[in-house]
RNA sequence: CCAGUUGGUCGGGCAAUCGCUGUGACUUUGUCAUGGAGGAAAGUCCGGACUCUACGGAAACACGGUGCCGGGUAACGCCCGGCGGGGGCGACCCCAGGGAAAGUGCCACAGAAAGCAAACCGCCGCGCGCUAGUGCGGUAAGGGUGAAAGGGUGCGGUAAGAGCGCACCGCAAAAUUGGUAACAGUUUUGGCAAGGUAAACCCCACCGAGAGCAAAACCAAAUAGGGUUGGCGCGGUCUUUGACCGGUCUGUUUCCAGGCUAGCCAACCGGGUAGGUUGCAUGAGACAGUUAGCAAUGAUUGUCCAAGAUGAAUGGUUGCCACGUAUAGCUUUGCUAUGCCUUACAAAAUCCGGCUUACAGACCAACUGGCCUU
Numbered sequence: 001c002c003a004g005u006u007g008g009u010c011g012g013g014c015a016a017u018c019g020c021u022g023u024g025a026c027u028u029u030g031u032c033a034u035g036g037a038g039g040a041a042a043g044u045c046c047g048g049a050c051u052c053u054a055c056g057g058a059a060a061c062a063c064g065g066u067g068c069c070g071g072g073u074a075a076c077g078c079c080c081g082g083c084g085g086g087g088g089c090g091a092c093c094c095c096a097g098g099g100a101a102a103g104u105g106c107c108a109c110a111g112a113a114a115g116c117a118a119a120c121c122g123c124c125g126c127g128c129g130c131u132a133g134u135g136c137g138g139u140a141a142g143g144g145u146g147a148a149a150g151g152g153u154g155c156g157g158u159a160a161g162a163g164c165g166c167a168c169c170g171c172a173a174a175a176u177u178g179g180u181a182a183c184a185g186u187u188u189u190g191g192c193a194a195g196g197u198a199a200a201c202c203c204c205a206c207c208g209a210g211a212g213c214a215a216a217a218c219c220a221a222a223u224a225g226g227g228u229u230g231g232c233g234c235g236g237u238c239u240u241u242g243a244c245c246g247g248u249c250u251g252u253u254u255c256c257a258g259g260c261u262a263g264c265c266a267a268c269c270g271g272g273u274a275g276g277u278u279g280c281a282u283g284a285g286a287c288a289g290u291u292a293g294c295a296a297u298g299a300u301u302g303u304c305c306a307a308g309a310u311g312a313a314u315g316g317u318u319g320c321c322a323c324g325u326a327u328a329g330c331u332u333u334g335c336u337a338u339g340c341c342u343u344a345c346a347a348a349a350u351c352c353g354g355c356u357u358a359c360a361g362a363c364c365a366a367c368u369g370g371c372c373u374u
Base pairs, nucleotide, nucleotide: 001370002369003368004367005366006365007364008363009362010361012321013320014319015318016317017316018315020036021035022034023033024032025031026030038345042356043355045354046353047352048351049350050212051211052210053209056256057255058254059253060252061251063208064207065206066205067204068082069081070080071079072078083097084095085094086093087092098203099202103201104200105197106196107195120143121142122139123138124137125136126135127134128133151169152168153167154166155165156164170192171190172189173188174187175186176185177184178183216278217277218276219275226269227268228267229266230265231264232263235245236244237243238242246261247260248259249258285304286303287302288301289300290299291298292297324340325339326338327337328336329335330334
C1' cells in the first nucleotide's frame, strides 16, 4: 500500500423566528422556566413483569416447544465459554448437534442388485463344438450404472480371486490417563460389517393454564333488568335457611378443594350509553469508578431521572457550519468559487430482555493474507 475478517460509534450541529405539547410556578382568556420520536421505534418470532379469569392444586394422557457439555440470566428457542462435524491459505464463519442395535416408512431414474442382498460385462476351472459359440461350477479383485454398491491402501497367497492371511488406517469391546462434563489420548483383544435418512413417523430427556393495556379499576349519565328461537338444568333426604347426597363448572381422566343448583349457554331482532379519571412511566433503570471472572455477567460505591400523546403533540421557515456531491478554475497528496443537500432505513402508544430484517454516507479499533522498503 492492496484485499479480507470481527467488533463498535455517528447517522447532523448552532442561532433566530413562528407554532404544538408534558411538568412546575405565578398576577391563570395567559406569562415564565424546563423537557419532548430509534438503532432499529419495524417484524409480532421468543421470554417475562403487570392485570383479570369459577377457576385452582397434584398425577397421567393428549397437544405444542426445545435438544452436545458447562456457565450466565427474572426467564428464554437468548448470551458466553468449550466439545464434535463442515467450509476457508488464514483471521474467522456455519450446524434443525439426543437415539438408526425398539419398530415402521423412504432411497426416484439408472443399474444385475439399494436390507439383508446381488452377478450385467468380465476373470478362472472342467466339458461340448470344424468355427461362431455354448453348458456347468467358482468369483466379486477389474469395468459399467448411480448421490451412495457392503471397509481403504499395499504386500503375500490363489486355478482366478476375496480379510483368505499380514502391516498400517478404519470399526467394535475392555482397561487406563487427562478433563466438572461433552470428549480426547494410550494400551490390549477381535478379521470385525450392524448403508443413508428422524427439518419422515417414532423413541428418550426437559419445559409449557388462558387471555391480553382495546388487560383492568373507579366515577358520572342513560335505557326497554326488552323480545324470539334452541339447548342444558329445573334436584332428593333430614333434626329446615343448615347439613348430607346427586348433578354441573376445567383440553381428557382420577384425587383434593371451591362455586352454582329457578338459573345458565348460544344465535337473531330491537333500544340506551359510547363521557371523564386512573392504569401512564422510579425501572429485572441509565452512566462512571472499583472489584471477582477467559467471558457472558455478578457485587459494591457514587451521580442522574432524560416523551407520555389519545384521531393521536415532538414541527415549519431563514441564515451559518459540518459531511457528501456536481460544475469551473488552480500550484491537481489538495485548495478556491458557485449550486444542491432531513440526502439512508424509517415514526413511540403498557413496559422490559433478546432474536430477525432494512440501512445513503462517514469513521474507529483489533486481527489475517499478499506486495514493497528498511
Bacterial RNase P class A from uncultured Maritalea sp., 374 nucleotides, folded computationally. The model forms 95% of the base pairs in the Rfam consensus. Its Rfam family is "Bacterial RNase P class A". Gene Ontology terms of the family: ribonuclease P activity, dimeric ribonuclease P complex and tRNA processing. Model confidence (mean pLDDT): 75 of 100.